[in-house]
RNA sequence: AAAACUGAUAGAGGUGCGGUCUUUAUGACUAAUUACGUCAACCAUGGCAAAUGGGAUGAAGCGUAAUGAAAGGAAAGCUCGCCGAAGGAUUUUGAAUAGCCGUCAAAUUCCUGGGCUUACUGUUAAAAGCAGUAAGACUGUCAUCAUUCAACUGAUGGAGUGCUAUCUAAAAA
Numbered sequence: 001a002a003a004a005c006u007g008a009u010a011g012a013g014g015u016g017c018g019g020u021c022u023u024u025a026u027g028a029c030u031a032a033u034u035a036c037g038u039c040a041a042c043c044a045u046g047g048c049a050a051a052u053g054g055g056a057u058g059a060a061g062c063g064u065a066a067u068g069a070a071a072g073g074a075a076a077g078c079u080c081g082c083c084g085a086a087g088g089a090u091u092u093u094g095a096a097u098a099g100c101c102g103u104c105a106a107a108u109u110c111c112u113g114g115g116c117u118u119a120c121u122g123u124u125a126a127a128a129g130c131a132g133u134a135a136g137a138c139u140g141u142c143a144u145c146a147u148u149c150a151a152c153u154g155a156u157g158g159a160g161u162g163c164u165a166u167c168u169a170a171a172a173a
Stems, first nucleotide, its partner, number of pairs: 007167005014083001016082004021077004032067007042054004046101003086112004091107005113139002116136008141158006
């Protein structure tokens, strides 16, 4: 001096990821409430147990009539934050409770490059959507080979702590 490692900064993948808000449809001739009838002992509080409340002055269920929603999820639009964006699984802790499961939140570890399609399972009012598993082609990136200086193309394979660009014992804070 150069290269490399390390670190920092900025980017790319595209039906790209996630959030808020607005509108619309669905939810739904539903839930719930009231009246009448029937029936006859249980019903409700996420499930079980416990506890509490209601119920023969007839609960719940069923039928008729009247009134009649909402949430979650979805589509479109605007906008915001981004490129482990984000999502999932296990375990632990906390909350409502004094128990177990479930729900919500947080954290650890592990998995997934990305979207799409199909099948199965679960969830849901739902043949929508979402989640998981598997398969399929597509696509981005890198490596090796064909194969050469490179580009293009093809084949095989890997994973995001990856890849590209710039700088670098400084940068950033």

Predicted 3D model of a 173-nucleotide RNA (Lysine riboswitch aptamer) from Acetobacterium paludosum. The model forms 100% of the base pairs in the Rfam consensus. Rfam family: Lysine riboswitch aptamer. A reference for the family is Grundy et al. (2003), "The L box regulon: Lysine sensing by leader RNAs of bacterial lysine biosynthesis genes", Proc Natl Acad Sci U S A. The sequence was found by an Rfam model in a public genome assembly.